[in-house]
RNA sequence: GCGAUAGUAUUUCAAUGGUAGAAUACGAGACUGUGGAUCUUGUGACGCGGGUUCGAUUCCCGUCUAUCGCC
Numbered sequence: 001g002c003g004a005u006a007g008u009a010u011u012u013c014a015a016u017g018g019u020a021g022a023a024u025a026c027g028a029g030a031c032u033g034u035g036g037a038u039c040u041u042g043u044g045a046c047g048c049g050g051g052u053u054c055g056a057u058u059c060c061c062g063u064c065u066a067u068c069g070c071c
Stems, first nucleotide, its partner, number of pairs: 001070007011023003018054001026042005047063005
């Protein structure tokens, strides 16, 4: 230099154009002599910039980061 893959919550992962979810972590409460465990509840996210579309995490382009391959 060229190509491929990935980027979503604190973290690990879903979601094939129609209100973005789970586990975990964190806050509050219940239970317990205390703690842990368990139960209930709450907060919180689509790497960035454009385009297509009535509507984009999803499709297209560019860009950034990480990993892998080729030279």

This is a predicted structure of a 71-nucleotide RNA (transfer RNA) from a Nanobdellota archaeon. The sequence is in RNAcentral, with records from ENA. Rfam family: tRNA. The family's RNA type in Rfam is transfer RNA. Taxonomically the source falls in Nanobdellota (Archaea, Nanobdellati).